[in-house]
Order: sequence, then structure tokens, then C1' cells
RNA sequence: GCUGAAAAAGGCAAACUUACCGAAAGGUAAGGGCGCAAAGCUACGGAUCUAAAGCCGGCCGCUUAUUUGAAAGUGGCGGGUCAUGACCGCCGGGCCGCCGAAG
Repeated sequence: GCUGAAAAAGGCAAACUUACCGAAAGGUAAGGGCGCAAAGCUACGGAUCUAAAGCCGGCCGCUUAUUUGAAAGUGGCGGGUCAUGACCGCCGGGCCGCCGAAG
């Protein structure tokens, strides 16, 4: 230095509930305790989640224009796509760290 049994001192806190923030994913606080030896910190790479804004279609209406058909503008409701959003208790990377048998 690596690995890490048993124990002690302690630590964190999943689901769920309540309040608040957020378009959402999610976050914060309190309760709670499934679990955790890095379940400490960090969104750096990948995965995953979300899709407000953007972009591209669809349907319906209104306006302009028109012989008709197109077209343009605009409003509403769906859909698709997309991270700049989220997540470190998904996998890696980086930084820091309590106790300790055997190897």
C1' cells in the first nucleotide's frame, strides 16, 4: 500500500407520509428505516429519467388572399425529437476519510 472478519465509538438514510420549491424528472426540511464501510464530496465519461424553451409533423379554428386548389400569419389540442435540466443509493473516473483480526 491492497484486501477486509468480528467488535466499539459513531455516521448516512430506501420505500412511504407531510410541508415547501420545480413545467417535469427531481430537490429541501421533518417523520420513517430498506439498506450502506465510503450510501462522504465531485455530473468528468457512459447509462438512465424528464422535456419547459427550441426544432419538425398532425388535427381543429380564425384572419389575409383566392375561381378552385394551394399558400402565409395566428390561436388551441395531440405527437415526435432534443439537455442546456436531473440523478453519485446504476457502472466507471477524480478528491478526502473513522476503527480494525487474519492474509